RNA sequence: UUUAUAUAGUGGCAAACUUAUCGAAAGAUAAGGACGCAAAGCUAUGGGUCUAAAGGAAAAGCCUAUGAUCGCCAGGUUGCCGUU
Repeated sequence: UUUAUAUAGUGGCAAACUUAUCGAAAGAUAAGGACGCAAAGCUAUGGGUCUAAAGGAAAAGCCUAUGAUCGCCAGGUUGCCGUU
C1' cells in the first nucleotide's frame, strides 16, 4: 500500500405514522418522526409489483402505461471514513 471478514468513531439517509400541497389513482414533495440502511447515492435498461385518468371492450365488475416504485430483484454509473 492492497484485498477479505468482523467491529469502533465521526458524518449521511430516513420506513410506518401525522400535517400541508400536488395528482384520476398509485404515488410524490415539504416539515415533524425513526423501522431500518454501506450505496436506503444517481439511473426505469430487463424482470416483478402497484395504479387505470385517457383509450379499448362482450360495457358497473374486464384489458391496457404513456403513470409510479431503485427502501422488490438484477444491470449500468459514481462514491466517504479507516479503529481493532
Annotation: Model confidence (mean pLDDT): 83 of 100. c-di-GMP-I riboswitch aptamer from Methylomusa anaerophila, 84 nucleotides, folded computationally. Its Rfam family is "c-di-GMP-I riboswitch aptamer". Gene Ontology term of the family: cyclic-di-GMP binding. The sequence is in RNAcentral, with records from Rfam. Taxonomically the source falls in Methylomusa (Bacteria, Bacillota, Negativicutes, Sporomusaceae).